Context: one part of a larger RNA
RNA sequence: CUGGGCGUAAAGCGUGCGCAGGCGGCUUCCUAAGUCAGAUGUGAAAUCCCCGGGGCUCAACCUGGGAACUGCGUUUGAAACUGGGAGGCUUGAGUGCGGCAGAGGGGGGUGGAAUUCCACGUGUAGCAGUGAAAUGCGUAGAUAUGUGGAGGAACACCGAUGGGCGAAGGCAGCCCCCUGGGCCAGCACUGACGCUCAUGCACGAAAGCGUGGGGAGCAAACAGGAUUAGAUACCCUGCUAGUCCACGCCCUAAACGAUGUCGACUAGUUGUUGGGGGAGUCUGUCCCUCAGUAACGUAGCUAACGCGUGAAGUCGACCGCCUGGGGAGUACGGUCGCAAGAUUAAAACUC
Numbered sequence: 001c002u003g004g005g006c007g008u009a010a011a012g013c014g015u016g017c018g019c020a021g022g023c024g025g026c027u028u029c030c031u032a033a034g035u036c037a038g039a040u041g042u043g044a045a046a047u048c049c050c051c052g053g054g055g056c057u058c059a060a061c062c063u064g065g066g067a068a069c070u071g072c073g074u075u076u077g078a079a080a081c082u083g084g085g086a087g088g089c090u091u092g093a094g095u096g097c098g099g100c101a102g103a104g105g106g107g108g109g110u111g112g113a114a115u116u117c118c119a120c121g122u123g124u125a126g127c128a129g130u131g132a133a134a135u136g137c138g139u140a141g142a143u144a145u146g147u148g149g150a151g152g153a154a155c156a157c158c159g160a161u162g163g164g165c166g167a168a169g170g171c172a173g174c175c176c177c178c179u180g181g182g183c184c185a186g187c188a189c190u191g192a193c194g195c196u197c198a199u200g201c202a203c204g205a206a207a208g209c210g211u212g213g214g215g216a217g218c219a220a221a222c223a224g225g226a227u228u229a230g231a232u233a234c235c236c237u238g239c240u241a242g243u244c245c246a247c248g249c250c251c252u253a254a255a256c257g258a259u260g261u262c263g264a265c266u267a268g269u270u271g272u273u274g275g276g277g278g279a280g281u282c283u284g285u286c287c288c289u290c291a292g293u294a295a296c297g298u299a300g301c302u303a304a305c306g307c308g309u310g311a312a313g314u315c316g317a318c319c320g321c322c323u324g325g326g327g328a329g330u331a332c333g334g335u336c337g338c339a340a341g342a343u344u345a346a347a348a349c350u351c
Base pairs, nucleotide, nucleotide: 004322005321006320007305008304012319014203015202016201017200021196022195023194025089026088027087028086029085030084031083033082034081035078036077037076038075039074040073041072042071050066051065053063054062055061092193093190094189095188096187097186098184099183100182104179105178106177107176108175109174110173111155116150117149118148119147120146121145122144126137127136164171165170208249209248210247211246212245213244217243218242222238223237224236225235260318261317262316263315264314265313268296269295270294271293272292273291274290275289276288277287278286279285300307301306324351325350326349333344334343335342336341
């Protein structure tokens, strides 16, 4: 290894691209490396195992013979399968032409509501806040209300009872420019060009870091007021980093569907999104089909919960990962980082 697992018990890398590697459609011919069969050489002896003998009264033990030594070499043959070579094919994969939907990405512009602030007008004693208060703001005229202005950030309704797009993170006012992907229908073309992927490369919420800008609202830290036995909190009044922009880092997450990617097969029902086809009392309707997204459910699976054609069913290919709890995702070392730290990753000891 034969012969375990990974939704929730330990275990799917956050996501993609992809070299090496592993695996790979239908068909014809050749080959004979793998594979299979025959022959032959070798595989020392002893030992072990098996068969049937001999000697110690038996046995252990000793001893003679055979078999065996599952291996390796040479040679002859077979050609189904795998591999190799040559040729063909179109269903896998891809390309062109035609449509379609979409908050997919980048850049620029622009709109209204609201908050805050500023100026002026009206106006007078309160406002704000809470469980109740107080701190706070206000007669130097606040709150309220009207007009004008400044600035930043986010886009109500549409909007979904969970609709759409993206590999994931994620993406939402409107318009323009640039740009990626997907789906559908049919025709043409290429002709296995495919799948997966250690190392690698790229992307990667929030917070955080560097330089420069910006700063309305919100708001760690901080200050004050309360509460309380205390209150380094919850509540309140303020407020700074930050939140925003550009560029450069960081690289983590309950990065979750806690479910790797790809392919094949296996009852149905209902809703919904985007295409296509058909029927029709051609506005409202119904049927079929492809791709997505939900609810239920058969067989089957599951420890149960539940999953159930979008599988956790039945199989195949490849990768990643797990192996009692704590110590510990820690120490040390390495790599990366400006730092914070990230990543790789133990042991003693203990239960």
This is a predicted structure of a 351-nucleotide part of an RNA (small-subunit ribosomal RNA, central domain) from an uncultured bacterium. The coordinates come from a structure-prediction model, not an experiment, and the mean pLDDT is 90. Its Rfam family is "Bacterial small subunit ribosomal RNA".